Small-subunit ribosomal RNA, 3' major domain from a marine sediment metagenome, 464 nucleotides, folded computationally. The full RNA is in RNAcentral, with records from MGnify.
Context: one part of a larger RNA
RNA sequence: AGACGGGGACCCACACAAGCGGUGGACCACGUGGCUUAAUUCGACGAUAAGCGAAGAACCUUACCAGGGCUUGACAUGCCAAGUGAAAUCCUGCCGAAAGGUGGGAAUCCGCAAGGCACUUGGCACAGGUGCUGCAUGGUUGUCGUCAGCAGGUGCCGUGAGGUGCUCCCUUAAAUGGGGGAACCUGCGGAACCCUCGCUCCAUGUUUUACGUGUCAUGGGGGACUGCCGCGGAUAACGCGGAGGAAGGUGAGGACGACGCCAAAUCAGCAUGGCCCUUAAGUCCUGGGCAGCACACGUGGUACAAUGGCCGGGACAGCGGGUUGCGACCCCGUAAGGGUGAGCUAAUCCCUCAAACCCGGUCUCAGUUCGGAUCGAGGUCUGCAACUCGACCUCGUGAAGCCGGAAUCGCUAGUAAUCGCGGAUCAGCUACGCCGCGAUGAAUAUGUCACUGGGUCUUGUACU
Repeated sequence: AGACGGGGACCCACACAAGCGGUGGACCACGUGGCUUAAUUCGACGAUAAGCGAAGAACCUUACCAGGGCUUGACAUGCCAAGUGAAAUCCUGCCGAAAGGUGGGAAUCCGCAAGGCACUUGGCACAGGUGCUGCAUGGUUGUCGUCAGCAGGUGCCGUGAGGUGCUCCCUUAAAUGGGGGAACCUGCGGAACCCUCGCUCCAUGUUUUACGUGUCAUGGGGGACUGCCGCGGAUAACGCGGAGGAAGGUGAGGACGACGCCAAAUCAGCAUGGCCCUUAAGUCCUGGGCAGCACACGUGGUACAAUGGCCGGGACAGCGGGUUGCGACCCCGUAAGGGUGAGCUAAUCCCUCAAACCCGGUCUCAGUUCGGAUCGAGGUCUGCAACUCGACCUCGUGAAGCCGGAAUCGCUAGUAAUCGCGGAUCAGCUACGCCGCGAUGAAUAUGUCACUGGGUCUUGUACU
């Protein structure tokens, strides 16, 4: 000087408290450990792994296993030799699960030539490796933490390591600002500049409307600055209250993450040093596996019902997506869906009737008209193909579950909670996940003693 303390002081944060809803019990889904296996590919492991890499494992993917094949190779560049001819290609016999192997046929290039081009075969140089090392690395990322800190120049102090500045008082979300002070400046952070939402104006306009118009859409501008008033305060910074205002004291949300810590994560996204394999640790194919199940953990979904279930009727969104796509109307089917195919390259057409909600009816506390797991049967769709191993529909079956021990999580406002809708990936889908969107819409915060994490100062130390 740091780090640490079951040392101290001050301060902050959904850290606690106050409050609302959950998890931990049940069933199911997904992930993980373990076990099993020919293989159950690999990585991630407190916070900072575990609905994570996976924004899509039936084949493919796929890296794993079994078996069958190929070797200049599935892919790149170059050289040598031979052969064929436009090339790419097309037809076809046999073996085979396919890959592949081995045959037959069709077609026949550019250039005067040398030769070129392409393919095949043989050879060479090489290719290839999701093989190892994230303790050799780049890049990227998590975390402390959106915390307020981290550092430099000059000066000053100290023999020196170093200190000062950055401590102190007030203040702030903030090393934010004001004051004082051997300090004065500066950089990286903070703030602002950027995007979205809220108000308004202008312009434009095949959404609407009969038109005018402008709810709306697109683009550009204005608007908020403690600017005004009062009180407090050192006449300061600032705090509290008020007016006006669509909005107030950073308006709300996002993007943005300092010096560094964890030899944190990733050689399997990519790149890359070294090492290793090269008739195999490369590569192709068929099938299997990644889905296996006594168990354990994590994250979710659905419930246990009457502020509820079921039936009938009625109402109101926003974000998005769509041309080998979205697919109206109509017809058939109980339905999934099928037939048909209008319109739409989309403010125009379609996906697209939102649901919770409201009105009426019914059920009357019961393992039930709650709950839907599981299983049986029949069907639909995608796809070469749904046995392992898809989703959906109909009928039947109706399990556990009566609000969950110790413990534990989220959230301070259009938030929590509840309700549905869209999208990426994608043939289809194991999505209850993820990323968004709107609808309805709370309760509570007296406060900072204690818990957790953090900041500043200070103190102790046998640690560095």